Predicted 3D model of a 340-nucleotide RNA (Bacterial RNase P class A) from a Gammaproteobacteria bacterium. Rfam family: Bacterial RNase P class A. The family's RNA type in Rfam is ribozyme. It was read from a public genome assembly, where an Rfam model found it. The source organism's lineage runs through Bacteria, Pseudomonadati, Pseudomonadota and Gammaproteobacteria. Model confidence (mean pLDDT): 77 of 100.
Parts: sequence; C1' cells; structure tokens
RNA sequence: GAAGCCAAUCAAGCAGUCGCUGAUUGUAUAACAGUUAGAGGAAAGUCCGGGCUCCAUAGGACAAGACGCCAGGUAACGCCUGGGGGGCGCAAGCCUACGGCUAGUGCAACAGAAAGUAUACCGCUCUUAAUAGAGUAAGGGUGAAAUGGUGCGGUAAGAGCGCACCGCAUUUUUGGUAACAAAAAUGGCAGGGUAAACCCCGUCUGGAGCAAGACCAAAUAGGAAUCCUAUAGGCGUGGUCCGCGCUGGAUUCGGGUAGGUUGCUUGAGCUACGCGGCGACGCUUAGCCUAGAUAGAUGACUGCUCACGACAGAACCCGGCUUAUCGAUUGGCUUCAUCA
Repeated sequence: GAAGCCAAUCAAGCAGUCGCUGAUUGUAUAACAGUUAGAGGAAAGUCCGGGCUCCAUAGGACAAGACGCCAGGUAACGCCUGGGGGGCGCAAGCCUACGGCUAGUGCAACAGAAAGUAUACCGCUCUUAAUAGAGUAAGGGUGAAAUGGUGCGGUAAGAGCGCACCGCAUUUUUGGUAACAAAAAUGGCAGGGUAAACCCCGUCUGGAGCAAGACCAAAUAGGAAUCCUAUAGGCGUGGUCCGCGCUGGAUUCGGGUAGGUUGCUUGAGCUACGCGGCGACGCUUAGCCUAGAUAGAUGACUGCUCACGACAGAACCCGGCUUAUCGAUUGGCUUCAUCA
C1' cells in the first nucleotide's frame, strides 16, 4: 500500500415561526396561557415462544404436529452461548435439517457384462492344428456409485495370496461432566448409498384471542316457524374415545343496539458501578419513568452545515428469528507485495 474476516455505534444535524396528541399547573368547568414528553433498527413478516383474558370444575389415552450431537443460559422457545463431529477457505473465519440403514419397507433413470449373495465386455495366461475348454479380476471401458487403497514380493497370468503403511472390526487404557479424542493389542478383515424417503427411538405440545374480557347507559319483539327429544337425546374453545359437568338442543326468517368507560402502559423494564462466569447471562447497590392514538397524533415554511440522507410509522405487551436497507465512524484479526 492492497485485498479480506469479525464486532460495535449512528440513521441527517442546528436555529426560528406557526401547527398536532398526551400529562401537569393557573382557572368553578370549558376556552386560553405556561411547562414538559411524543414512532424503529428493523416499528415490517405474523414465523416461533410466552405474559395476560376467557372457555373452565378437572383429567387420561390415542391420533396429529414440532424438535433431534454434548453441556449450559432463559419465563420459555424451533432462540442464544460455549464445546465436539463433518464440510468450505492459504488464513482470519464461515456453514451445518448433526439420533437410528444389523427392526422393517422402499428408491437409484440411462449407460454398463454386472448396481444384493457377484459377474466377465475388451484384455492377460495355459492347452489345442483350429474350434472348444480352464484360470483371472491386477490393466482398460460404462456410470454419481463396481464389493478396501498405495507400494513391494510372489505367480503360467493374477488376486490380502503374503508383507509394510493407511483404512475397517473387536477389546483395553488415558484425558474430558459429556459429545468425543488419543494410544496400544489382536484379527487379512469391509454385502455400499439414501431417513429434508416411509419408518423406528427420545423429548415436548389444550383452544381462541385486546375485534380477548369487564362495567355503565340506551333501545327493541321476553318475536315467529321447522326438526330431534325426557328410561332418552343433546351441549360443553382443535380431532376420536373414556371420564366429568349441565339440562333441553339444532336450523331458518325477522327486529333492536353497535354509544361511553376500562383493559391501555411500572414492565420477566432501562441505565451505571462493582462482583461471579471463557461466554450467553446472573446477583447486590444506586438512579430513571421513556407514545397510549381510536377514521387513528410529530407536519408546513425559512436559514445554515455536510456524511447530500436509504429501508421505512407503534395500536395489549415482551423475548427471538427472518426479510428490506443510502451511507458514515470506530476497534480487533488474516493474507499478499515493497522498503528499512
């Protein structure tokens, strides 16, 4: 100097004028005036997990669904942290749907001699005048994949036929909480792949949702018809069965109201120091209160600055994941080239 990897912060700013919503003060209320607060890193997707409300006075089994290496964190999770195995990259690092194929059933087109108990297309060796025959799977071909690999010896030619190393199987020891790793001994020893195929195993799982729910006020028609039915039938917030509870239930037509208050923002909350932990995170102490709209609030104008501004607006709340995105700044690490 160049090329990369990982992480963090910001998300136009300042000033002025007018305007919008909440709280609070002045005021008997209102109006009005003052003070003060007022959309995000993803508010988005509605994908997971919960808090909260109701069904509801409970439950069990099956089916169905989700997850899937080990150990932790958390209210919980399909999330996060650390570690292990596998893969990619020169490396810093990144990815991982990662239990089981000897429980069973499937699938692998075409090509090829053969894709499950091997087989012999070309080839090599032996025998024969030739054909035929015998042996072989080292070499070649086909294919995503051909029944261990490399080398040496041996053989008519070969082959774990034998040997060395690697690989595979079994057993033992060591380290580690564990997943797992390493070493040694023995054995010429391997019927492969695929479960994000069906399946098996292990763990977990009620439903509906703030338009949940609660209260107040007001109005109407305490309406009409049909069907099933009191030893029964039916209903009860995922499906089926058992159990439990209730006592009528289902369908159609018609009428009234849809107004107000609440839920509604003090939280598994945020910040700071310290302590513990590799880390996610936890604990003590201290400080802070940070939108609550309801046809839905922060807009308009002017001036200056420079990084010239993208994606984009809360609607019960919180923890995650995923997606979109103009740029600016900071820190650490890796590789290459050159100079000293």